Background
This is a predicted structure of a 1522-nucleotide RNA (small-subunit ribosomal RNA) from a lake water metagenome. RNAcentral holds the sequence, with entries from SILVA. Its mean pLDDT, the model's own confidence on a scale to 100, is 82. It matches the Rfam family "Bacterial small subunit ribosomal RNA".
[in-house]
RNA sequence: AGAGUUUGAUUCUGGCUCAGAAUAAACGCUGGCGGCGUGCCUAACACAUGCAAGUCGAGCGAGAAAGUCCUUCGGGAUGAGUACAGCGGCGGACGGGUGAGCAACGCGUGAGAAUCUGCCCUUUAGUGAAGAAUACCUCCGAGAAAUCGGGGUUAAUACUGCAUAAGUCCCUUCGGGGAGAAAGAUGGCCUCUUUGCUGUCGCUAAAGGAUGAGCUUGCGUACUAUUAGCUAGUUGGUAGGGUAAAGGCCUACCAAGGCGAUGAUGGUUAACCGGCCUGAGAGGGUGUACGGUCACAUUGGAACUGAGAAACGGUCCAGACUCCUACGGGAGGCAGCAGUGGGGAAUAUUGCGCAAUGGGCGAAAGCCUGACGCAGCGACGCCGCGUGGAGGAUGAAGGUCUUCGGAUUGUAAACUUCUGUUAAGCGGGAAAAAAGCACCAUUUCUAAUACAAAUGGUGGAUGAUGGUACCGCUAGAGAAAGCACCGGCUAAUCUCGUGCCAGCAGCCGCGGUAAUACGAGAGGUGCAAGCGUUAUUCGGAAUAAUUGGGCGUAAAGGGCGCGUAGACGGUUUGUUAAGUCUGUUGUUAAAUCUCUCGGCUCAACCGAGGGGCUGCAAUGGAAACUGGCAGGCUAGAGUGUGAAAGAGAGAAGUGGAAUUCUUGGAGUAGCGGUAAAAUGCGUAGAUCUCAAGAGGAACACCGAUGGCGAAGGCAGCUUCUUGGUUCACUACUGACGUUGAGGCGCGAAAGCGUGGGGAGCAAACAGGAUUAGAUACCCUGGUAGUCCACGCUGUAAACGAUAAUCACUAGACGUUAGCCUUGUUUUACAGGGUUAGUGUCGUAGCUAACGCGUUAAGUGAUUCGCCUGGGAAGUACGGUCGCAAGAUUAAAACUCAAAGAAAUUGACGGGGGUCCGCACAAGCGGUGGAACAUGUGGUUUAAUUCGACACUACGCGAGGAACCUUACCUGGACUUGACAUGUUUUUGACAGUUGUGGAAACACAAUCUUCUGAGCUUCGGUUCAGACAAUUACACAGGUGCUGCAUGGCUGUCGUCAGCUCGUGUCGUGAGAUGUUUGGUUAAGUCCUCUAACGAGCGCAACUCUUGCCUUUAGUUGCUACUUUUAAGUAAAGCACUCUAAAGGGACUGCCUGGGAAACCAGGAGGAAGGUGGGAAUGACGUCAAGUCAGCAUGGUCCUUAUGUCCAGGGCUACACACGUGUUACAAUGGUCGGUACAAAGGGUUGCGAAUCCGAGAGGUGGAGCUAAUCCCAUAAAGCCGAUCUAAGUUCAGAUUGAGGUCUGCAACUCGACCUCAUGAAGUUGAAAUCGCUAGUAAUCGCAUAUCAGCAACGAUGCGGUGAAUACGUUCUCGGACCUUGUACACACCGCCCGUCACGCCAUGAGAGCUGUCUGUACCCAAAGAUAUCUUAGCCAACUCGUAAGAGAGGCGGGUAUUUAAGGUAUGGGGAGUGAUUGGGGCGAAGUCGUAACAAGGUAGCCGUAGGAGAACCUGCGGCUG
Repeated sequence: AGAGUUUGAUUCUGGCUCAGAAUAAACGCUGGCGGCGUGCCUAACACAUGCAAGUCGAGCGAGAAAGUCCUUCGGGAUGAGUACAGCGGCGGACGGGUGAGCAACGCGUGAGAAUCUGCCCUUUAGUGAAGAAUACCUCCGAGAAAUCGGGGUUAAUACUGCAUAAGUCCCUUCGGGGAGAAAGAUGGCCUCUUUGCUGUCGCUAAAGGAUGAGCUUGCGUACUAUUAGCUAGUUGGUAGGGUAAAGGCCUACCAAGGCGAUGAUGGUUAACCGGCCUGAGAGGGUGUACGGUCACAUUGGAACUGAGAAACGGUCCAGACUCCUACGGGAGGCAGCAGUGGGGAAUAUUGCGCAAUGGGCGAAAGCCUGACGCAGCGACGCCGCGUGGAGGAUGAAGGUCUUCGGAUUGUAAACUUCUGUUAAGCGGGAAAAAAGCACCAUUUCUAAUACAAAUGGUGGAUGAUGGUACCGCUAGAGAAAGCACCGGCUAAUCUCGUGCCAGCAGCCGCGGUAAUACGAGAGGUGCAAGCGUUAUUCGGAAUAAUUGGGCGUAAAGGGCGCGUAGACGGUUUGUUAAGUCUGUUGUUAAAUCUCUCGGCUCAACCGAGGGGCUGCAAUGGAAACUGGCAGGCUAGAGUGUGAAAGAGAGAAGUGGAAUUCUUGGAGUAGCGGUAAAAUGCGUAGAUCUCAAGAGGAACACCGAUGGCGAAGGCAGCUUCUUGGUUCACUACUGACGUUGAGGCGCGAAAGCGUGGGGAGCAAACAGGAUUAGAUACCCUGGUAGUCCACGCUGUAAACGAUAAUCACUAGACGUUAGCCUUGUUUUACAGGGUUAGUGUCGUAGCUAACGCGUUAAGUGAUUCGCCUGGGAAGUACGGUCGCAAGAUUAAAACUCAAAGAAAUUGACGGGGGUCCGCACAAGCGGUGGAACAUGUGGUUUAAUUCGACACUACGCGAGGAACCUUACCUGGACUUGACAUGUUUUUGACAGUUGUGGAAACACAAUCUUCUGAGCUUCGGUUCAGACAAUUACACAGGUGCUGCAUGGCUGUCGUCAGCUCGUGUCGUGAGAUGUUUGGUUAAGUCCUCUAACGAGCGCAACUCUUGCCUUUAGUUGCUACUUUUAAGUAAAGCACUCUAAAGGGACUGCCUGGGAAACCAGGAGGAAGGUGGGAAUGACGUCAAGUCAGCAUGGUCCUUAUGUCCAGGGCUACACACGUGUUACAAUGGUCGGUACAAAGGGUUGCGAAUCCGAGAGGUGGAGCUAAUCCCAUAAAGCCGAUCUAAGUUCAGAUUGAGGUCUGCAACUCGACCUCAUGAAGUUGAAAUCGCUAGUAAUCGCAUAUCAGCAACGAUGCGGUGAAUACGUUCUCGGACCUUGUACACACCGCCCGUCACGCCAUGAGAGCUGUCUGUACCCAAAGAUAUCUUAGCCAACUCGUAAGAGAGGCGGGUAUUUAAGGUAUGGGGAGUGAUUGGGGCGAAGUCGUAACAAGGUAGCCGUAGGAGAACCUGCGGCUG
């Protein structure tokens, strides 16, 4: 720091996703050790059990027991003034927990004044003298208990008066007056005792400090306007009360204020901060642990005590819940530490200790302390260490892959050697974490060496952690590696399995038989005691943009103006100092962060010292800029004077043309309408025509790229009223300005209300057409409406899709309205200059591009509005407005990975232009109808083998299925095989011939029987090696099985169409463009010309073959002019001719005329041939996943006693039917019969086969000749000359059938061809439609060949004979080429795509209602408590009076009033859940109906509005060009 993903590709816009860091985490797999941290985020849910706040005998009275010792046995001592309990003091307001509530002076930060403050510190003064009770205890009583009542006794630092009062408080005539305190304890000295002196700790009053707390206040502190008004103690004042304290805090009275668009009030959510996470930062998120503050303690309320509480382990009341109960009544509060249940994805031990730190009490020892210190559990996080190191190649075995050679795992292992961290064992280890305390010394206090305090020294005790950290020794590589990933992003690939299945997936996307994407294995990559996944936050995201975005077309400028608040604001002088800048001071707690240093072996962690903490406040200074105040100025703005133009607005009047209607005249059969028609009108007289009249609406020409207006918009003419603008002059005012949230006004068309009007047009509606349908387009009618007046509505593609204002920044050419000026003598015109508009082009610049460009989309300034992926949706709900239609404001759930802009290349268009082609047209002949042949589909079958399917399958593979072929079926057989190679066993045969069985394959039998070399040899043979052949076994063979969508090769088609590309350069951000386009021309991207292109390649052309003319050479088997000759080129002779076959020539727009810039074109000459002479071969880049695994080859896969191999028979030849391609015909341009003429090109030894003879013929016989210019196939036919038939199902046509034959072949039944005789079907020129052909062509006629034993050949491929017609032309059909245009297509129009309906799923709105919850208002009842007041029924020690009895004061208590929690009643509001039914929406597999949009999308589309319609939609009116 970026990357993936929209497209065929590109640039942009824009969302989604990923890589990073982090976490109080959880889950999956795995797991060696240690250190430091950390651990209920959910139910502020309920809690068993134990512990968490006590202490003081130096405040007080009382006061045991066990045990021990002694004993006179009675008891005593000790325990012990101890324990328990009580009175009293201090502390239970701290510490600890939690985050429910709270949007607030709660918190943060900074200020402030009207306060209190126990213990602590400093200072001053004092501490006198009395009194009355009470708990404990004891006795009695009530109760189950908790607990309570009564009698009696007693103490205090408990309680109550009195005295005193420096200072305090109150009053004051400033002289004074009045009020109000206290408690002692314990040491020492002294004393006979009392008294006394003194120390310490206390107590009282007061002042100050410190600490802590209360209060006020500036600023900051979440979302929501679909919450806009809130407020009666409310805001202020006066007086009083109350408080520690200011204050409506409370009360009375008075006033009517206070808050709010800078967001009051309401709603929702939330403890806040230091910090923490992330980020370059600014920011964003967060508030666990640690620290500060707040709030809470089962829920709600309340006070008491106290220095401090409205009190977590206190009290009272009410509610809910739990427990005990003798049913009368009682008890309780873990959000303290552990722990339990529950909830949950999820969070620990009912541990040890007060040794340390801290706290409470105490004079102290000490006691208490789940604060705290430690340990336990958890990889939850961070950090550190280890799981061994070195050597070791035969690169072992095994695994995997393989091109079979090998590669890889892999120095990895084994093996050798070394080390010894951690864990284990043994031992050491009081080293560190410790001061209080005691003693000594010095100083202070003191009369004192007591006592106490401070400083220093010495001393012995005290450890939960823990026998821990650490150290040493022993043995021994021994006990210690996993997880995720490997298509791209993203480091890392192979094999097998699976076969759109199973599955994966963060995004794009993988999987339909060769998956680097699923699962497994092998290998690899990354991290590592962890690794992945999930969740969340920031980042990337400049994707909310202050830093740092945008708004013409991508989302986005309000329809337009006026104007309030606000924001911003010309020039100059002075002043001020709010902003601004600067210095200083205070604060910004500590921790955190950062730098340096240090301590744990390092690190994490911890400590010390700096810095920082960007903030706030105070104070001093500066005065440029902004602001305030004051005074000027004129350049902004406005006023004035004089001119100018205009469909600017409103009102009144008026004019002609046209349509329609009415009346009259004239006139006759049609008019009207359309692509064509029909509905309609017309003999009751239309249309047409003339005249007159009526009525409404709109204003031709001028007229425009023109003018005016803020926009909407404005058009005959005249008058009246009126707004704005421009120009000139520069007289006046003196910043009066710009923008503008809310607000107010204007605002096309349609629409609504009331009343008019109504000619034309015309939603709806009706009819006629069109159509598959036609609720449309077209036609005939036609109502609202369109028009007017007055109201409403408030929207449009209200568009320049471009907000307003100001300034600056090249020009050129028009045009409108002025002004100045020059020229012609004036008119008028022309030129120049200058303002204000309005257009076209264009520089710089900008823009993704298109484009904009002084009328900016350039460069700057100010202000307002608006945008943040697509859909859902401009919709729902709510509010506001409206008579309604509706407008405005305006979401979410859910869903997708895109949606989009501009431009590019293609393709396409029922877009345009140019051009070509037997493409059409003009012609000739066919097909489609018949019969047959052949191929295909279908059907049938045991099988009817397989392939080919628009053109580009269908007389195609097949150029030849009776067996074979043959792949199919039935049956019979074989299993190393019919065929190949290698190894191995055995043998010397196998084959051939004959026979038997059999359908054959095959089996059996007989017969026949090897070779080469070497050695030995008794020459019989034998051994070894090899060849050949058979046999045995193993590797393997074999497959026309599958995949042409895994392939090679070959082929078809576009198309013999003229195209397809490249290098360099240039242009463009880029895809790409240019070149290849333009103008001509050509068969041609052929050539010329122009040209940011210049060249080149593959195609075109040429080269090749053939044919047409000539020459040369050659002359047999060819030919024969001349000379002989024959029946005959038969022979001699010859090579002139023909011909043959080799080499050349010839044609090149070369010449002429005309046109043209040229290329070239037209015509002509010559020539056998003339403009590529004719024909063939030759097929660019590519397209169709076109065809072929069955021609061949081949990857993969499947079969292996069978999907292989052999054999017999059958089938491929079937047959209601449909289609393609052909043949023969339908006849007289013909048929039949007779005669007669002329080819070319082929083939032939397993062959062609002559003559002759036989047969009616197929054919037979025969065998000459021929390895071919020699012989044969082999008579060409149409033609020509005659004859006959005479228009008919025929003397046409020949199917079908019967009979008899011939040939081939092992064999013609299924299933051959041919011959003869007989039979003699359909068919009389063929509907819609459709095919071929432009000259030696079509048409027609025959001949030959390949395949082949024969042949289903009428096919195919060639050959020659005869031999036409027509082409005006390019409008149309089809195909193609180029240019251009539009596009929402790119699988490319066989494209894309819209809506209803039907089915399934999902979320959501409405909904009679129903159920919880929160909350407002009013009222009822009213606990505890407080306050006030009344009363002293009952009770009472202190004080007063009194000797006393008693009385008084006072208190408790009681009543009433006020307030008030909970509760209740009534009535509103908010929000949640649910609900029969219902509305639309989204998503779904290949459903139904149409075809609305994209091309002129077949009626251009779209916007607003209104009506209509199954549905997309259609129509009217106005608008826009996208």